Annotation
Transfer RNA from a Candidatus Portnoyibacteriota bacterium, 72 nucleotides, folded computationally. Taxonomically the source falls in Candidatus Portnoyibacteriota (Bacteria, Bacteria candidate phyla). The sequence is in RNAcentral, with records from ENA. Rfam family: tRNA. By type it is a transfer RNA. About the family: Transfer RNA (tRNA) molecules are approximately 80 nucleotides in length. The coordinates come from a structure-prediction model, not an experiment, and the mean pLDDT is 83.
RNA sequence: GGGCUCGUAGUUCAGUGGUAGAAUGCCUCAUUUGCAAUGAGGAGAUCGUGGGUUCGAAUCCCACCGAGUCCA
Numbered sequence: 001g002g003g004c005u006c007g008u009a010g011u012u013c014a015g016u017g018g019u020a021g022a023a024u025g026c027c028u029c030a031u032u033u034g035c036a037a038u039g040a041g042g043a044g045a046u047c048g049u050g051g052g053u054u055c056g057a058a059u060c061c062c063a064c065c066g067a068g069u070c071c072a
Stems, first nucleotide, its partner, number of pairs: 001071007010024004018055001026042005048064005
């Protein structure tokens, strides 16, 4: 320098054009002498950045940034 994969909640990951979800973690309550476990409820993500296409974009297209991997 070139090819490919990836970037979404604190963390690990779903979501392939029409309301952003799960698990775990965090907070509150119940249960317990207390803790854990369990049950109920809650908070938490301008979807890496900037543009484009579209009535509508996490999703499609372009550029850039970052991570991984392969080739030279």